[in-house]
RNA sequence: UUAUCAAGAAAGGCGGAGGGAUUAGACCCUAUGAAGCCUUAGCAACCCUUUCGCCAGAAAGAAGGUGCUACAUUCUAUUCGGUUUGCCGAAAUAGAUAA
Numbered sequence: 001u002u003a004u005c006a007a008g009a010a011a012g013g014c015g016g017a018g019g020g021a022u023u024a025g026a027c028c029c030u031a032u033g034a035a036g037c038c039u040u041a042g043c044a045a046c047c048c049u050u051u052c053g054c055c056a057g058a059a060a061g062a063a064g065g066u067g068c069u070a071c072a073u074u075c076u077a078u079u080c081g082g083u084u085u086g087c088c089g090a091a092a093u094a095g096a097u098a099a
Base pairs, nucleotide, nucleotide: 001099002098003097004096005095010040011039012038013037014036018029019028020027023077024076025075026074041069042068043067046065047064048061049060050059051058052057073094078091079090080089081088082087
């Protein structure tokens, strides 16, 4: 810089009190064991592999490089539109991941 972010997928061991990125609020998870580390398994298909195709792209795959496996990036915060004033929708900012 570009793309994606309401889908999907967990067991065990070590560990021992926090965790859901940060600030604030809300709501949650957690001694029936948090974070973190390791092993195995899985999900997905960004890179990748194969086939077709001039390209654009399409289909299939999963050996390898990442990523991920509570809750929508857990929700809200700024702006705009709508509104039954409860909220709803879109965008921005910030963030995460990949190339």
RNAcentral holds the sequence, with entries from MGnify. SAM riboswitch aptamer (S box leader) from uncultured Marinirhabdus sp., 99 nucleotides, folded computationally. NCBI's taxonomy places the organism under Bacteria, Pseudomonadati, Flavobacteriia, Flavobacteriales, Marinirhabdus. Its mean pLDDT, the model's own confidence on a scale to 100, is 83.